[in-house]
RNA sequence: GGCUCGUUGGUCAAGCGGUCAAGACGUCGCCCUCUCACGGCGAAAACAGCGGUUCGAUUCCGCUACGAGCUG
Numbered sequence: 001g002g003c004u005c006g007u008u009g010g011u012c013a014a015g016c017g018g019u020c021a022a023g024a025c026g027u028c029g030c031c032c033u034c035u036c037a038c039g040g041c042g043a044a045a046a047c048a049g050c051g052g053u054u055c056g057a058u059u060c061c062g063c064u065a066c067g068a069g070c071u072g
Base pairs, nucleotide, nucleotide: 001071002070003069004068005067006066007065010025011024012023018055027043028042029041030040031039048064049063050062051061052060
C1' cells in the first nucleotide's frame, strides 16, 4: 500500500429502515437499616465524523478518523 471486519451511555453489550434505542454493571436520589453493606423503587447518561440514497437512516452506500485481522 491492498483487502476484510469493527466503532452504540462511564464500562460491557442487544437492536438493524419508522417505536421512548433493550439489558447488565457502575453513578445519583428515595425507601429499607441504629449505620454501612445487601435488597426494593426511580432518575440521569449513548448510535465515531462528514456527505449521499430515502417521505424517513443508529440501520443502506461513499469518504475520513481510530482499532483489529489477513496479505504484497